About this RNA:
The RNA shown here (small-subunit ribosomal RNA) has 1397 nucleotides and comes from an uncultured organism. Its Rfam family is "Bacterial small subunit ribosomal RNA". Gene Ontology terms of the family: structural constituent of ribosome and ribosome.
RNA sequence: CUUACACAUGCAAGUCGAACGUGAAGCCUAGUAUCUAGUAUUGGGUGGAAAGUGGCGAACGGGUGAGUAACACGUUGGUGACCUGUCCCGAGGUGGGGAAUAACCGUGGGAAAGCGUGGCUAAUACCCCGGAUGUCUAGGUUGUUAGAGGGCCUAGAACAAAGCCCCUGUAAGGGGUGCGCCUUGGGAGGGGCCUGCGGGCUAUCAGCUUGUUGGUGGGGUAACGGCCUACCAAGGCUAAGACGGCUAGGGGGCGUGAGAGCGCGAACCCCCACAAUGGAACUGAGACACGGUCCAUACUCCUACGGGAGGCAGCAGUGAGGAAUAUUGCGCAAUGGGGGCAACCCUGACGCAGCAACGCCGCGUGGACGAUGAACGCCUUCGGGUUGUACAGUCCUUUAUUGAGGGACGACUAUGACAGUACCCCAAGAAUAAGUCCCGGCUAACUACGUGCCAGCAGCCGAGGUACAACGUAGGGGGCGAGCGUCAUCCGGAUUUACUGGGCGUAAAGCGCACGUAGGCGGAGCCGAUAAGUUGGACGUGAAAGCUCUCGGCUUAACUGGGAGAGGUCGUUCAAUACUUCGGUGCUGAAGCUUGGAAGAGGAGAGUGAAUUCCCGGUGUAGUGGUGGAAUGCGUAGAUAUCGGGAGGAACACCAGUGGCGAAGGCGGCUCUCUGGUCCACACCUGACGCUGAGGUGCGAAAGCGUGGGGAGCGAACGGGAUUAGAUACCCCGGUAGUCCACGCCGUAAACGAUGGAUACUAGGUGUAGGAGGUCAUUUACCCCUUCUGUGCCGUAGCUAACGCGUUAAGUAUCCCGCCUGGGGACUACGAUCGCAAGGUUAAAACUCAAAGGAAUUGACGGGGGCCCGCACAAGCAGCGGAGCGUGUGGUUUAAUUCGAUGAUACGCGAAGAACCUUACCUGGGUUUGACAUGUUGGUAGUAGUGAAGCGAAAGCGGAACGACCCUUCGGGGAGCCAUCACAGGUGCUGCAUGGCUGUCGUCAGCUCGUGUCGUGAGAUGUUGGGUUAAGUCCCGCAACGAGCGCAACCCUCGUCGUUAGUUACAAGUGUCUAACGAGACUGCCGGUAUCAAACCGGAGGAAGGUGGGGAUGACGUCAAGUCAGCAUGGUCUUUAUAUCCAGGGCUACACACACGCUACAAUGGCCGGUACAAUAGGUUGCCACACCGCGAGGUGAAGCUAAUCCUCAAAGCCGGUCUCAGUUCGGAUUGUAGUCUGCAACUCGACUGCAUGAAGGCGGAGUUGCUAGUAACCGCGCGUCAGCAAUAGCGCGGUGAAUGCGUUCCCGGGCCUUGUACACACCGCCCGUCACAUCAUGGAAGUCGGUAACACCUGAAGUUGGUGACCGAACCGAAAGGUAGGAGCUGCCUAAGGUG
Repeated sequence: CUUACACAUGCAAGUCGAACGUGAAGCCUAGUAUCUAGUAUUGGGUGGAAAGUGGCGAACGGGUGAGUAACACGUUGGUGACCUGUCCCGAGGUGGGGAAUAACCGUGGGAAAGCGUGGCUAAUACCCCGGAUGUCUAGGUUGUUAGAGGGCCUAGAACAAAGCCCCUGUAAGGGGUGCGCCUUGGGAGGGGCCUGCGGGCUAUCAGCUUGUUGGUGGGGUAACGGCCUACCAAGGCUAAGACGGCUAGGGGGCGUGAGAGCGCGAACCCCCACAAUGGAACUGAGACACGGUCCAUACUCCUACGGGAGGCAGCAGUGAGGAAUAUUGCGCAAUGGGGGCAACCCUGACGCAGCAACGCCGCGUGGACGAUGAACGCCUUCGGGUUGUACAGUCCUUUAUUGAGGGACGACUAUGACAGUACCCCAAGAAUAAGUCCCGGCUAACUACGUGCCAGCAGCCGAGGUACAACGUAGGGGGCGAGCGUCAUCCGGAUUUACUGGGCGUAAAGCGCACGUAGGCGGAGCCGAUAAGUUGGACGUGAAAGCUCUCGGCUUAACUGGGAGAGGUCGUUCAAUACUUCGGUGCUGAAGCUUGGAAGAGGAGAGUGAAUUCCCGGUGUAGUGGUGGAAUGCGUAGAUAUCGGGAGGAACACCAGUGGCGAAGGCGGCUCUCUGGUCCACACCUGACGCUGAGGUGCGAAAGCGUGGGGAGCGAACGGGAUUAGAUACCCCGGUAGUCCACGCCGUAAACGAUGGAUACUAGGUGUAGGAGGUCAUUUACCCCUUCUGUGCCGUAGCUAACGCGUUAAGUAUCCCGCCUGGGGACUACGAUCGCAAGGUUAAAACUCAAAGGAAUUGACGGGGGCCCGCACAAGCAGCGGAGCGUGUGGUUUAAUUCGAUGAUACGCGAAGAACCUUACCUGGGUUUGACAUGUUGGUAGUAGUGAAGCGAAAGCGGAACGACCCUUCGGGGAGCCAUCACAGGUGCUGCAUGGCUGUCGUCAGCUCGUGUCGUGAGAUGUUGGGUUAAGUCCCGCAACGAGCGCAACCCUCGUCGUUAGUUACAAGUGUCUAACGAGACUGCCGGUAUCAAACCGGAGGAAGGUGGGGAUGACGUCAAGUCAGCAUGGUCUUUAUAUCCAGGGCUACACACACGCUACAAUGGCCGGUACAAUAGGUUGCCACACCGCGAGGUGAAGCUAAUCCUCAAAGCCGGUCUCAGUUCGGAUUGUAGUCUGCAACUCGACUGCAUGAAGGCGGAGUUGCUAGUAACCGCGCGUCAGCAAUAGCGCGGUGAAUGCGUUCCCGGGCCUUGUACACACCGCCCGUCACAUCAUGGAAGUCGGUAACACCUGAAGUUGGUGACCGAACCGAAAGGUAGGAGCUGCCUAAGGUG
C1' cells in the first nucleotide's frame, strides 16, 4: 500500500522597533483634589504589549501520484535566442524638492464577515527635478565557422538613489573594512527555451492535419518560435506505424536470474505534475502560488434569512471503505531553514520517544557429570524394544531478569528532548522465558488405535468402500526455531517466445500457384576514396545513495564512515584499414542473347469422324425391361428385336505407359491457323544485368450465382416401385436444376509430395522419356559406353521420436519469404473489408478440461483376409419340448419351510439315503467354567463309578442302596469329584483377507527361459517361413544356438500267444478258467508320391497297422469362478447366549414357472404257458439254499458259506397260444380297502403286497439334446449309502446290436499367420447427436440507464487585452482657465461552466 473519499480539534511561516507613526499594562517622579492612609487625576520619565505602515520571507521545506505516452523523464549537446532576489569580486554614486495615506480620533449602517465616510500624521512607502562612470538605440570599422550584443569611433535617447545604527562632540560637525540604497561589469549557484538518441500495449485504429506547413508585416515574451494576428502560397506527417484507443508519473535503483533477460518503481535521492473540481490573472527576482486573490460548480458549516465562511494529497487525529497499516507524545539540545546587526523568535523540516516479530541482525530460555538404562506412556514375535543421559540426583555458571550504587559521548564558552538512557560495579537465584510445521512419492522423518468412498485429506500424482505409514488421535521421529505454517504476487526452474537458445512430411506450423514493388542478401580481379559499420588509445561525462573490493566506528552483527572500482546503443578526439560499405575500371564462371537441332494431351480459335437417344418409313408379333428376387415403367393405339433415311447434343474406346506437357489449377479422336514455355549442341555476343519477395497484381478444380443460348446422355431436388421394425438411404423405373456454349461473378478444396523458393557440396545400383557424342557395323530402326535434362524404384554415409528421407534429401551449408506456441470454445462472435447472393478474408474473449496429439509395441476385437481342427454343421439313429408321475430349482406361503450352488461352468448339484437322530431352522422347556480340551488355586474320602422309589413330555431334579484304581520315601501324589480364575464353544460374518481342493476354457497345442543378435525404448528374434502331423509331431530353411513346462512315451486295463502255478471248476488230468511273468507292432518290409527330407497313399504278413480300443494323467494362465457348511485359518462379532441339552414341529407346504428323468400312448405290441444263454459285485449284528405255510409281500424252521467252494436264479431272445386297432386284455396315475416288513415310533412323513378303482395320454408348436462301432438304441443284473426307504438317481456289469459321414458354404467353439483399430475393465469395449430439467459463461434483441471523447448552435462568470471615456482625477505643466498621465463605468475578441441537438 484501499477511497486524489469526507474531515471535528490543535499545531505545521513568520520575523524585523537598528525603516515609520501610534503606544496598553506596569514602574519611577513632580503636582492637584479629598482630612491622613488610600483612591482619582494631570505633567514628565521609563517601559514596551498590541494592531498598523514599510522591508524580507511566504515560489523553500513537507505531502501526494490524479493527470501526463509528452522534450514529461534519462542521457548527449546547444542558447551567436535568454533571466537571475539574497551571496561573492570589481568600478562609480547616494544631491535637491514635494504630495499623500493607514494606524489613530469621530461618524454611519451591518447579526456577522466586514464596509462606507469626515479629519490628523510618519517613513528605507509614494512622486518630481538635476545630473553619468555606465546602460540602451542607430551608423561605421575591426574581428568570428556562424548577425557576435566583444574592441574602437560618431550621433542620439531614457533612467538613479534612502536612509538607519554605533562612536566622538554641548552643538555644528567629524569618523566607522557598520547595516542599507542606486547604476554597472563579472562570478557562483539557480532557472527558462531548443535538440540527437532511448524506454509501454493495440493495425479488429490506415490515413491524419486549416494555425494546419512555410513566408512577409505587425503584436507579444526575459527569450527563439504560428506563441498570437492580418495577408500570401499549398503545404506538413505517415507502414522505420502518422492519427486514434487503452494503460502508465519518469529516472537513480529494487527483486530474481549463470548470463541474456523478466517483473517492479515502497523506504532514500534527482526531475516532473497536482493541491476539493474547472478557469483566470495579480504581486514578485522567481508563482499563474497546498496553509494568497477573483470567478464558476459540487459539498460542508454559520445566519437575525438580508448575507457570509471553508478546503489535512503538512503532523497527529476522526469517520467511512477495507483482508489491511501507528501517538490528537517530547523538544528545538543537535542538523538545516526564515527573519533580524544581534540578543532572539519561528520551524509537526528535523532530533527523539510511543505502538506493531512488519523486515534484517545479535542473544537467551542453562552447563558438566549422571545406568537400577527407574517409573509413566507407546509398540511387541511377550524375549524385549523405545522414550533415554532424557528425568531424578550431584556440582557449577549468571547473558537476559530483579534489587542497590555510579553514570556518559552526542556540546566548541554556554545550552541535553532523548535520560538517570547506554555502559560499569555489587547482590540474589536455574531461577521468570518454546513453539510451529511435517513424516505415501517428489522430500528429511513410522508404528498403533479409531473410522469404513463416511468423516475428512490433497501443491501434482493421488488416498479413504473393515487390516489406510496419505483421514482423526496417540507414541515415536524429521525440519526450522522467537518464530513456524498458509495464502497472494514477481522472478527462477521453462531451451515452454528460443538474441544468447526452438521449430514447421505424419505431433501446432509452408500462403493453392505465379509475376513483381519496397526491403533484405549478393560472383571474381585491380585501383581509389570516405572512415559510416568494425578495431584500438586518450579526454569529458555517466550526481549522491546503492552494488563490488578494501580500511575503519558502535562488545559482534545488522547498521554506518573513508578510499578504490564497476556501470553507456553517450559525446569529443587521435589512429588502424583486413572485411562490409561507396566510386571507378576491367573479367567470365552466375544470368541472359544469337545460331543450329528436338520432343510434347502446353494454351486459344475454326473445321471434321465410329456410339446413345429421338423422328420418319419397312419387316414382324407379344411381350419387353429390370433385379439377390420382384414390382413400378414401356407395349396389340404394334413395343422389344431388325433394316433404311434423317435430326441434335455431348464425350472421345483401343493406342495408354509410376509415359509426356504446364507455375499451379489442369491438359487426351483427327486436321488447319495463331501462340507460350522447355531441352540438347556449339561457346559467337552482353558483362553481375542476380536471388528472394511484406503489401500489390494476375491465374486458380468442382459446386454455386447473373444475363442469353443449348439440352443427346447422365442426373441433386422431386414422384413412383421395392427392401425394412422404420428406410427421409443403399437397388429399380422416371425426372427438374445442373452438367455444354458466350460474357461476367465467386476465390475456395485432403488446391497433397500433407515437404516454400534459389544456390553449392556429399557412395552407388537399376528402370523409363527427350537430346548429343563415341564404338560397332556398314546398308545402318539394334547392342554397348559416355554425357546433359526430366521422371520412378532400391540403397551408403548422415538425419529422424519413430515411421521413414536418402544427388528429385527430411543430409551438409548460405540467403530471403511465410507460418507455429496445450485441447475445446473456434476454419466461431464482434468489427472491418470483398461479394448480386451464397459466402470469402482477417480474427478474439469469457468459460471449461488435464489432457488433446504423433510414431511405434504387445494383446484383445472385426457382420477383415488366408490356412486348419472339433458330433460344430451336414448325413443319419434315438430322444427332449405335449401327458401322468419322480427328483431338483425359482416363486409364493409359513412360527420355520436351515444354508450354500445361479449363462455356458447352478437346477437326480453339496445330499453314497431328512419319520426321531441327522439338523444347522421354528415353538416351548432347561443349564451357565458349560456337551468337549488344557492349566492355576483351594477343597473333598463311602471318593470315582453303578444308580432303586418319586416328579416330569423329555432333558433334568432327586437320592435309598451297592461300590473301586495307579505310584509312594507312608508325609503324600496322580486320576476322579466340587468350587474358583484363565478359558471353552459358535454350521455367527467376511471365499473380495486366505490355505487346501474343485469347475471351466481344454487333453486345446500351446506357454516360457538362458545366452547371443536387432531396436533409444516398449519389445522383437528364437516360436515366423516351405512342407508334414492328432500334436510347437517331425524335416528343411533361417541371427540365432540351446533349454524348460506341456504333446508323445513311461503306468493301468481289454484283445493274441508263450511260460509257470493249480485253491476252485470239471469228464481227474486237463487248462475253457484263475493270476504272475514274458513275447508281440517298430512305418520294421515291399511299391508309389515327396525337396527323394519329414512324411503320406497302397500292399504283404499278422490276433492286432500306422497314437490298436478304453482309462489315469489337465502346461503358463483366465473367470476377485465355487467352497469360512468337509477340513484348516487371519480379522471381526457373541459369552445366563449367536453356546449347550431336550420334546414337538419344519426341511415333504402349493394358484404357478423351469431343468433332469421314469412310464407310456401300443401289434417290431400286451397277456399266458414252455424254454436258452451272462458279467461285474456283495455277504457273519451278514448272505441265506432246501422244506413247509400264505394268492402275495412275507413267515416258520433250518443246511451251507469268513467265500473261484455256499447264497446264485438274468431279461430281452426262442417256441406255442390268445388279443385284432378299441382309450382297448394299451396305459397305469389316482382313490378305497385288507395286509406284510423295518424300526422306541410309519398321523404329519416309509417301502412293499392282495383285491377293487382305472385319470391324462392316439408320438407331441417354436425350439432343442446325445451319439461315428461293439458305438447309438433296446434288455436286464450288481453295488455303495442304508434299521427301513421315497433309487425312476449315481457308479458299475454283461446280453442283443444298427444307420450315416457328399463335404467344410453356413451356425458354435478353438489354433496359427496377416491386416485395421480412436479398444486395454480389452466389442457385454469405446463413443455421437437430438430431446427433458437445472445452473453458468458468451453473442443477438424492441428498448432503457450511465460513462468517455468530440462536433454544431445558444447563453456566457471572473480575468487579461483592445476601444471608449460626456463621469472621477492629491503629486507633473500652467499665473489662472484648463490640460496630460491614470482610473471607475460601459463595450468588442477570447473563454471556464451551463443548455439544446